The RNA shown here (Bacterial large signal recognition particle RNA) has 262 nucleotides and comes from a Thermomicrobiales bacterium. A source record names the gene ffs. The sequence is in RNAcentral, with records from ENA. Model confidence (mean pLDDT): 81 of 100.
RNA sequence: UCGUGCUAGAUGGGGAGCUUGCGGUGCCCUGUACCCGCAAUCCGCAUAGCGGGGUUGAACUCCCUCUCGAGGUCGGACCUUGUAGGACUGGCGUCGUUACGUGGUGUUGACGGUCAGGUCCCGGUUGGCGGGGAAGCGUGAACCCGGUCAGGACCGGAAGGUAGCAGCCGUAAGCGCCCCUCCUCGGGUGACACGGGAGCGCCUGGUCCGAGCCAACGGACGGCGAUAAGCUGGAAGGAACCAAUCGACAGAGGGUGCACGA
Numbered sequence: 001u002c003g004u005g006c007u008a009g010a011u012g013g014g015g016a017g018c019u020u021g022c023g024g025u026g027c028c029c030u031g032u033a034c035c036c037g038c039a040a041u042c043c044g045c046a047u048a049g050c051g052g053g054g055u056u057g058a059a060c061u062c063c064c065u066c067u068c069g070a071g072g073u074c075g076g077a078c079c080u081u082g083u084a085g086g087a088c089u090g091g092c093g094u095c096g097u098u099a100c101g102u103g104g105u106g107u108u109g110a111c112g113g114u115c116a117g118g119u120c121c122c123g124g125u126u127g128g129c130g131g132g133g134a135a136g137c138g139u140g141a142a143c144c145c146g147g148u149c150a151g152g153a154c155c156g157g158a159a160g161g162u163a164g165c166a167g168c169c170g171u172a173a174g175c176g177c178c179c180c181u182c183c184u185c186g187g188g189u190g191a192c193a194c195g196g197g198a199g200c201g202c203c204u205g206g207u208c209c210g211a212g213c214c215a216a217c218g219g220a221c222g223g224c225g226a227u228a229a230g231c232u233g234g235a236a237g238g239a240a241c242c243a244a245u246c247g248a249c250a251g252a253g254g255g256u257g258c259a260c261g262a
Stems, first nucleotide, its partner, number of pairs: 001262006009056003012030004020046005034053005062255006071246003075242002078238004083233003088230002092225007100218003103214003112208008120197004124192004129186006136177004145170004153162003
């Protein structure tokens, strides 16, 4: 160096999860790489699958290191959704102050002082409106109102008389009208050069003073209130980002037996 036969080993791996821990069944990612039994309200074990069998086997296939890196997981940042809070900022509403701006007003006298009157209350005198009543006018009784009573009836010898219907006249109750007049009641009604009272405010007028006054709108400041845009807390989801961790496949390098024969 070559050939033959053995053995160690290999016959997928990884992630999360479970576990005191290791591995497996199950899920996920890679990948194609034996068979049978056990296995998740678990199965086996304690340097860590158990039990049985098959193939390969010193190497491009085994072991170690490095590079690359699918993929997973933890944390952070960011975004979206929804939720809770209401100290702070912003915006909103409201109240107050100020008098910076706009505006109004003011020497035809602001603001302020003072005097008087009114407004207010009571009494009274009155007007108007509405209701009622009176007076007035008209109408109005078959009979049970009055006067006069034709006719007729009755009494009488007669003269005459009696009662009395209709009609006519006039009235009672009732009904209607009522411009004017009188009395009375009422109010979502007025007036007063009447008398008395009250007096903060408001209005009007006189007078004194002599230059500002107002606060409507805007601005500024402050208080209160609501809201929750910013802000704070935690929850769910999410491609890409930062960091950590594990890491398949692939690539590179290195290492590693035994026996026999030539």